[in-house]
């Protein structure tokens, strides 16, 4: 401060980020529907579909104060009577029903089919009009006439109805009179631009109806009544008003241009007709116009508006209820009546449908209120009342009113109320969860104390009622003799309520009768358990579910709303996602291929004028309701009332004149013209030239040439290639040549001439806005392609051959035709690109190049400064999502054009236009997806690049792969062959040792609180000896034995170990899941990396540091640097080994002394050795290189030199790597068995395949004999000497040794000697036979060893592949663990002891930097097309079916109009009459015309054998096109070819990697 108050975002593309962009959600609303649920009331609201069809009832009548006529039942009375009844009178009653006439029926009520239109809205016009009833007002209402319905009679028909004769009334009908301000004609005046209007004179023409009440003054009849008077009402004629309506106009009013031309009453005129009225509204004639890109015509859709919903608004959507307008009334057509209709409950005709029928004919129209059927997801009672409001008729009473007022049904909506309140912890029971402690439902319940709304019962009880009428009283008016009567007003009384005994009030009873629905992964408030196991299911989007699901289903708990809650549908919002407010177009979708120019849009400086735009004020309008505000009424609210505000609009008037526009004038700066000058592959034509290729001729010359990665096809002894000379012909113009020039773009390159366009510089003069842009239109437009005719050297689609290859319709090679060239004519597209439309202006600079000019200066040329134009690069501000752009803008502004709106389908289909064709241009939809994209980031990857390392290659040595055997694995087999490990990183691995045991497997026999643990109860000491059965486990027995501690009444009782029986809690599981886990381990890899804090940069992901220059084994160190530091890794510290010193000498050692067979002993501890402590090596020193540094190279010294050798040590992480069978552990599973015990068997199988080894194939060897030298280990249920026996394995006996003492213990290769002599052997030892030894309860399956005999394969190993860089490889022995026994394996030890490394191109692995990427499950990635299968929508198609519609013709109902009218005819006229006339009617004819028919088109839709492509679909086929240089860079246009992706030719583009060069730029 009355009417002003308001704007939120989220999810989803990625490994992550920013952007673009779609999809989706949260909100509000609804005439709704569906699901679950449901206590009460108020106010609203309710066929959105079939304008589908309708049974039944009701929805429009009324007036006797316009008129004539007029019952009956029944009651009463009389008469007659055959006692059945008949008849008359009165009442019923001037009633009912019907008729004539008047008014109404055109309102009210319904519906939205049609209509894209003056239909609606708004503002106007009507000087082009009408208006019943109503109001005001002037005048009038005189005089005659003829009919007709009802009714009576007769007739036809089933009915509906109809016909004829006769009677009768009127406010029905007709004639006459009179009449004006009405109408017409003439004339005059005024107004107006005019049509015309207004006023005046004159002339002509046109009216009427009575009714009712009262009265008797006048007149007539004469108590009284009337034709008289009076009041009221009606009628006629004018004028005015009000209301309503007709017509006209400006503006506004949906979609499609894949509808571009439409129109013959069409456009206008003249005349006439018609209408209330203008008008081609209609007719005749004349003219040839009219509409259209500012969207005509055609098509589709639709009633319009106030409003309603939404929205901050601007907008968008909508048009239920209420209100205004329109249209319609079964479908189509027509008129009549009337003030008004072409009429919802009227009429005629045609059609469809339904019903009745006596078959001849008739009847009907709910889109009124109820109601029925049908349709549909879906929408109510065949209710009450005229009490109120309103309407019709009437003078009124009153009648009618499905309008309306009420009630009923429906949570359909909005609003209000309730379902209780307080207290109450033992935190009850119960449910659920649990870490087993508890937590939670939860003060919730129960209990205690209260309250009384709603519902129930009882009682009381409104307002809505004002009228009208009647009675009484008062009073006014006219008339009257009158106070009566009549009429009006006021007051009093009486009378009227459907709802309804309702609202409301009081009493009463009693917490008693009254809560659900959805959701709980994120968005989005709300979490756990169980079940399920990619199943069942959920889902708005993202997405959940494959054994631990907060996402499915259930439960507990929670959250939200609440008599409702959810779902579905629709609209707006969010969506700035059509952007006016308020978007974009370099790369995301989007600039037209380029120009000229029409319409249109926009437009320089200045003066005057105008007032269209613009601005201001005023007036009118913008209906009511609604929205908003204030106040008020229902207890509140919803709802309603009163008043206001608003209604941003339109129209008119007045004003302003800055700006825009118009008009007139001026100007020169925009634009242009003239003059001078130079530059240029600008265009067209004609001519000329040289180099080269090819071909031809001739010469020389001889065997090859050519081609490729390598080859071949091919050419060549018929002489090629090569070379020389000559000739022919066509095409293209090297060098110059350049981010140089020119052109609008495409494009243009030898030279000369001719013709010709444009730009630029300079200096003057002139024109005077002449400008910019540009839809359509027109012209130009690379390459390919097409037509006709030429030409054809080279090149080269197609094609052929040769290669390559799995294939090779390709890449490579040899050939080769169209074509490439010319002329003329088409085509009209490109990555036609700067992916950037044109014009103008403004906004730091620097530096090149090209053209022209000026200045300084000079004899001149440079240099330097400067102006204009063009063309590059760098860069500030600014912009941008970023990349980048940046005076040549992608910056800042203005003007104009083009274009975009998710991806796919698709630049496709259909249609149109163009083209000879190829095809171009314009250009959709169904369906489908939740993305598709841009830029940048980090990784990973590349048959990208650079740098570097590793036994990675190379250089070497020795192996494996071939043999036999051992061992492990696969496979197979089996009752079982237990299980695990599977590229490197499984396979002599777990297993450092399976005959039983182990053992987990199989068969069989047994046990069930269990072989093992804890608790409880009973019994017994423990323990020990022994029998029977049995394979054993086990079962059933017998004997011995009474301990320890405490108490004791001495009987005994209790307790601890141990044994045994029993109950249940529980044990047990090498059962499953290593993809639920811990721990441990492997691997990349002992590779040099992996990170953090702070700071800085970037919108951000991220970057920087960590990159760079050097160096290193090393992110090792140094230098530099927007970084400065730090951590985990590297290195060092640890162990071992190599040298020395020192300490200590037993079991070790022995130089000196003594001694012995012997370091045996004494002695000694010097040495060796042992094992403690130290030293030593640090690039410390010198020289060189290097940047002065780090460091590297060389040297000295030293036992050792640049990490001395070896080991231990394994960053962040990767592989869902390995292990549930070491152990631990969640979950699941078994529980007289998946647990436990036992015997036997198996793990040892054997056609095969692979890995790892051993032994060999021999002479650098085998065999025999002799002989020398270790280290490191182990040993008491042990190692076991010496001695004896045995050929031997070994046995017997037995010393020593818990070990520097004893033993294992012999080291072997080696050395010396002998023999073998190249062979399947004196090599090799498998296999087999026999006999033994040892271990062990036991060597059959299934141990090792010994002796004798036997004597296999094998003669150095294909493709391929492994290890090793020095005390290493190779080779030789020794020891140990496991272990009763068993070693070619494993782990250790020492002996002997090499070769080679030029080097980093290549293979493999790795590190750093950089680059590309469509990869991120990260190249074992991604991904394209054909083919095959399933489903879906669409196109084409011989046709076929239907809707709408055009044209031509036929036909022609009803009806208006015209014409005729010989038939018929009351009113008026003539006539005495008959009759005639006027007029009218029937009938006939004609124009128009609905339905219908024929023919032929157009268009839309449905359907269609077959056919075409498209889309979708976990694991189909073929290939590998694209993404990296994607392995032939890719892509665009075009042409040809091919199973397919595609390939090839020609031209173009960079949106191509890599290397080199040129130019330019930056820095020095």
């Nucleotide at each position: 401060a009355a009417a002003c108050u308001g704007g939120a975002g989220g999810g989803u593309u990625u490994g992550a980020u920013c952007c673009u962009g779609g999809c989706u959600c949260a909100g509000a609303a609804c005439g709704a529907a569906c699901g679950c649920u449901g206590g009460c009331g108020g106010c609203g609201u309710g066929c959105c579909u079939a304008a589908c069809a309708c049974a039944u009832g009701c929805a429009a009548g009324u007036c006797g104060u316009a008129c004539g006529a007029g019952a009956a039942a029944c009651c009463g009375g009389g008469a007659c009577u055959u006692c059945g009844g008949u008849u008359c009178c009165g009442g019923g009653a001037g009633u009912a029903a019907a008729g004539u006439g008047g008014c109404g029926c055109a309102c009210g009520g319904g519906u939205g089919a049609g209509u894209a239109a003056c239909g609606c809205g708004u503002a106007g016009g009507u000087a082009a009009u009408c208006u019943a009833c109503c109001c005001u007002u002037g005048g009038g209402u005189c005089u005659g006439g003829a009919a007709u319905a009802a009714c009576c009679c007769g007739c036809c028909g089933a009915a509906a109805g109809g016909c004829g004769u006769g009677c009768u009334a009127a406010u029905a009908c007709c004639g006459g009179a009179u009449a004006a301000a009405a109408u017409c004609c003439u004339u005059c005046g005024g107004a107006g631009g005019g049509a015309u209007c207004c006023g005046g004179c004159g002339g002509a023409u046109c009216a009427a109806a009575g009714g009712u009440g009262g009265c008797c003054u006048c007149u007539c009849c004469a108590u009284g009544g009337a034709u008289g008077c009076u009041a009221c009402u009606g009628c006629c004629u004018g004028a005015g008003g009000a209301u309503g309506a007709g017509c006209c106009u400006g503006c506004g009013u949906c979609c499609c241009a894949u509808u571009a031309g439409c129109u013959u009453g069409u456009u206008g005129g003249u005349a006439g007709g018609g209408u209330a009225a203008u008008g081609g509204c209609c007719u005749a004639c004349c003219a040839a116009g009219g509409c259209u890109a500012c969207g005509a015509u055609a098509g589709g859709u639709a009633g319009c508006u106030g409003g309603u919903c939404u929205g901050a608004g601007a907008g968008g959507a909508u048009g239920a209820u209420c209100a205004g307008c329109c249209a319609c009334a079964c479908u189509g057509g027509g008129a009549c009546u009337g003030g008004a209709a072409c009429a919802c409950g009227g009429u005629c005709c045609a059609g469809a449908c339904u019903c009745c029928u006596a078959c001849g004919g008739g009847a009907g129209g709910c889109a009124g209120c109820a109601g029925u059927g049908a349709g549909g997801a879906a929408u109510a009672u065949u209710g009450c009342g005229c009490a109120a409001u309103g309407g019709g008729g009437g003078a009124a009473a009153c009648c009618c009113u499905g309008a309306c007022g009420c009630a009923g049904c429906g949570a359909c909506g909005c609003c209000g109320c309730g379902u209780g309140g307080g207290u109450g912890a033992a935190g009850a029971a119960g449910g659920c969860c649990u870490u087993c402690g508890g937590g939670u439902c939860g003060u919730a319940a129960a209990g205690c104390c209260c309250u009384g709304u709603c519902u129930g019962g009882a009682g009381g009880g409104a307002a809505g009622a004002a009228c009208u009428u009647c009675u009484c009283a008062a009073u006014g008016g006219a008339a009257u003799a009158a106070u009566a009567c009549c009429u009006g007003u006021u007051g009093a009384g009486a009378u009227u309520g459907a709802c309804g005994g309702u609202a409301c009030c009081u009493c009463u009873g009693g917490a008693g009768g009254a809560a659900g629905c959805a959701c709980c992964g994120g968005c989005u408030a709300a979490c756990u358990c169980c079940g399920u196991g990619c199943c069942a299911g959920c889902a708005g989007c993202c997405g959940c579910g494959g054994u631990a699901a907060u996402a499915c289903g259930g439960a507990g708990g929670g959250u939200g709303c609440g008599a409702g809650c959810g779902u579905u549908g629709u609209u707006c919002g969010g969506a700035a996602u059509u952007a006016c407010u308020g978007g974009g177009c370099g790369u995301a979708a989007a600039g037209g291929g380029g120009a000229u120019g029409u319409a249109g849009g926009c437009g320089g400086u200045u003066u005057g004028u105008u007032a269209a735009g613009u601005c201001a004020g005023a007036u009118g309008u913008g209906a009511a309701a609604g929205c908003c505000c204030a106040c008020g009424g229902c207890u509140c609210a919803a709802c309603c009332g009163u008043g206001g505000a608003a209604g941003u609009g339109c129209a008119u008037c007045u004003g302003a004149a800055a700006c825009u526009g118009g008009c007139a004038g001026a100007c020169u700066u925009g634009a242009g013209u003239a003059c001078c000058g130079g530059a240029g592959a600008g265009g067209g034509a004609a001519g000329u030239g040289g180099a080269a290729u090819u071909c031809c001729u001739g010469g020389u010359g001889u065997a090859g040439g050519g081609g490729u990665g390598a080859a071949a096809u091919c050419c060549a002894u018929a002489g090629a290639u090569a070379u020389c000379a000559g000739g022919a012909g066509g095409a293209a113009c090297a060098c110059c040549g350049g981010u140089g020039g020119c052109g609008a773009a495409g494009g243009c390159g030898a030279c000369u001439u001719c013709c010709u366009g444009g730009a630029c510089g300079g200096a003057u003069a002139c024109u005077g806005a002449c400008g910019c842009u540009g839809a359509g239109a027109u012209c130009c437009g690379a390459a390919a392609g097409c037509g006709u005719g030429g030409g054809g050297a080279g090149c080269a689609a197609a094609c052929a051959g040769g290669a390559u290859u799995a294939g090779a319709u390709a890449c490579c090679c040899u050939g080769g035709u169209a074509g490439u060239c010319c002329a003329c004519g088409c085509c009209c597209u490109a990555a036609a690109c700067g992916a950037u439309g044109g014009g103008c202006a403004c906004u730091a600079g620097g530096u090149g190049c090209a053209g022209g000019g000026g200045g300084u200066g000079u004899u001149g040329a440079c240099c330097c400064c400067u102006c204009c134009u063009g063309u590059g690069c760098c860069g500030c501000a600014g912009c941008u999502a970023a990349c980048g752009c940046a005076u040549u803008a992608a910056g800042u502004g203005c003007c104009c054009c083009g274009c975009c709106u998710g991806g796919g389908g698709a630049g496709u289909a259909c249609g149109g236009c163009c083209g000879c064709a190829a095809g171009g241009u314009u250009g959709a939809a169904a369906c489908u997806c939740a993305a598709a994209g841009g830029a940048a980031u980090u990784g990973a990857c590349g048959g990208g690049g650079g740098c570097c390392c590793g036994c990675a290659c190379a250089a070497g040595c020795g192996g494996u792969g071939g043999a036999g055997c051992a061992u492990g694995u696969g496979g197979u087999u089996u009752a079982a062959u237990u299980c695990g490990a599977c590229g490197c990183a499984a396979c002599g691995c777990g297993a450092a040792g399976a005959a039983c045991c182990u053992u987990a497997c199989c068969u069989g026999g047994g046990c069930u609180u269990g072989a093992c643990a804890u608790c409880c109860c009973g019994g017994g000491a423990a323990c020990u000896c022994u029998g029977u059965g049995g394979a054993a486990a086990c079962a059933c027995g017998g004997g011995g034995g009474u301990g320890c501690c405490c108490c004791u009444u001495c009987g005994g009782g209790g307790g601890a170990a141990c044994c045994u029986g029993g109950u249940g809690a529980c044990a047990g599981g090498u059962g499953c899941u290593g993809c639920a886990u811990g721990g441990c381990u492997g691997u990349c890899g002992u590779c040099a990396g992996c990170u953090c804090g702070u700071g800085u940069c970037g919108u951000g992901a991220g970057a920087u540091g960590u990159u760079g220059g050097g160096u290193u084994a090393a992110g090792u160190c140094c230098c530099g640097c927007a970084a400065c530091g730090a951590g985990c890794g590297c290195a060092a510290c640890c162990c071992u080994u190599g040298c020395c010193u020192u300490u200590a000498g037993u079991u070790g050692c022995c130089a000196u002394c003594a001694u012995u067979a012997a370091g045996u002993u004494g002695g000694g501890c010097a040495c060796u050795c042992u094992a403690g402590a130290g030293g030593g090596a640090c690039u410390g020193c010198c020289g060189g290189u290097g940047c002065u540094a780090a460091a590297c190279c060389g040297g000295a010294g030293g036992a050792a030199g640049g990490u001395g050798g070896g080991g231990a040590u394994g960053a962040c992480g990767u592989c869902a790597a390995g292990u549930c069978c070491u152990c631990a552990u969640g979950g699941c599973c078994c529980u007289u068995a998946u647990g436990c015990c036992c015997a036997g068997g198996g793990c040892u199988a054997c056609a095969c395949a692979c890995g790892u080894g051993c032994u060999a194939c021999a002479a650098u060897g085998g065999u025999c004999g002799g002989u020398a030298c270790a280290a490191a280990g182990g040993g008491c249920a042990g190692c076991g000497a010496a001695c004896u026996c045995g050929c031997g394995a070994g046995a017997g006996c037995a010393a020593g040794c818990a070990a520097a003492u004893c033993c294992c213990c012999a080291a072997a290769a080696g050395c010396c000697g002998a023999u073998c002599u190249c062979a399947g052997u004196u090599c090799g030892g498998a296999u087999c036979g026999a006999a033994g030894u040892c271990u062990g309860c036991a060597a059959c399956u299934c141990g090792a060893c010994u002796u004798c005999g036997u004597g296999a394969a094998g003669g150095u190993g294909g493709a391929a592949u492994c290890g090793c860089u020095a005390g290493u490889a190779a080779u030789c022995c020794c020891g140990g663990a496991u272990c009763a026994g068993c070693a070619u394996g494993c782990c250790g030890g020492g002996g002997u002891g090499a070769a080679u490394a030029c080097g980093u191109u290549c293979c493999c692995g790795g590190g750093c930097c950089u680059u590309g990427u469509a990869c991120a499950c990260a190249c074992c990635g991604c991904c394209c097309g054909u083919c095959a299968c399933a489903c879906c929508a669409c196109g084409a198609a011989a046709g076929u079916u239907g809707g709408c519609u055009g044209u031509a013709c036929c036909a022609g109902a009803a009806g208006u109009c015209g014409u005729u009218g010989g038939g018929c005819u009351a009113a008026c006229c003539c006539g005495c009459a008959a009759g005639g006339g006027a007029g009218g009617c029937a009938g006939g004819c004609g124009c128009c015309c609905a339905a219908g028919g024929u023919a032929u088109g157009g268009u839309c839709a449905g359907u269609g054998a077959u056919u075409g492509g498209g889309g979708u679909g976990a694991a189909g086929u073929c290939g590998u096109a694209a993404c990296a240089a994607g392995g032939u860079a890719g892509c665009c246009g075009u042409a040809g070819g091919g199973g397919a992706a595609c390939c090839u030719g020609c031209g173009g583009c960079u949106g191509g990697a890599u290397c080199a060069c040129c130019u330019c730029c930056u820095u020095u």

The RNA shown here (small-subunit ribosomal RNA) has 1564 nucleotides and comes from a Deltaproteobacteria bacterium. The source organism's lineage runs through Bacteria, Pseudomonadati, Myxococcota and Myxococcia. The sequence is in RNAcentral, with records from ENA and SILVA. Model confidence (mean pLDDT): 84 of 100.